[in-house]
RNA sequence: AGUGAUAAAGCCAAACCUGUUGUGAAGCAGGGACGGAAAACUACGGAUCCACCAGAUACGGAUAGCCGGGUUGCCAUUA
Numbered sequence: 001a002g003u004g005a006u007a008a009a010g011c012c013a014a015a016c017c018u019g020u021u022g023u024g025a026a027g028c029a030g031g032g033a034c035g036g037a038a039a040a041c042u043a044c045g046g047a048u049c050c051a052c053c054a055g056a057u058a059c060g061g062a063u064a065g066c067c068g069g070g071u072u073g074c075c076a077u078u079a
Base pairs, nucleotide, nucleotide: 001078002077003076004075011036012035016031017030018029019028020027021026034065040071041070042069044068045067046066047063048062049061050060
């Protein structure tokens, strides 16, 4: 520097349940594993969703486990 296997030390943890915060999307904690080689970080571009509104845009917010970009990194393997 390349690659990511029915491998893998160690890691994360969907749905669902309980508690809690929030108007809400959703967050956090515990249980739980559908999955993940970046399911680590980052709302920069797109997307979806929420709130506001008569309605839509704008503004504000949520999702990094929707896709892409950026930053960093584990293991295995090849050169």

This is a predicted structure of a 79-nucleotide RNA (c-di-GMP-I-GGC riboswitch aptamer) from Desulfocapsa sp. The sequence was found by an Rfam model in a public genome assembly.